[in-house]
């Protein structure tokens, strides 16, 4: 340099163009317990990598860039 894949919550990841963007873990609060752990209930947390484009509507499709991984040279 070329090709392919990935980028969504603090972490690991779902999310076939249309519901208010979700789950598990973590954190916090409460219940239970003599206390802790475990368990149960709830809560916080997101400019969906950045910028454009297509569309009535984009996390999803297209283009460019940035970052990571793999392969080729």
């Nucleotide at each position: 340099g070329c090709g392919c894949c990935c980028g969504u919550a603090g972490c690991u990841c779902a999310g076939a163009g249309g519901a208010u963007a979700g789950a598990g873990c973590c954190a916090c609060a409460g219940a239970c317990u003599u206390c802790u752990a475990a368990u149960c209930u709830g809560u916080u947390g997101g400019u969906c990598g950045c910028a454009g484009g297509u569309u009535c509507g984009a996390g999803u499709c297209c283009u460019g860039c940035c970052g990571g991984g793999c392969g080729c040279g």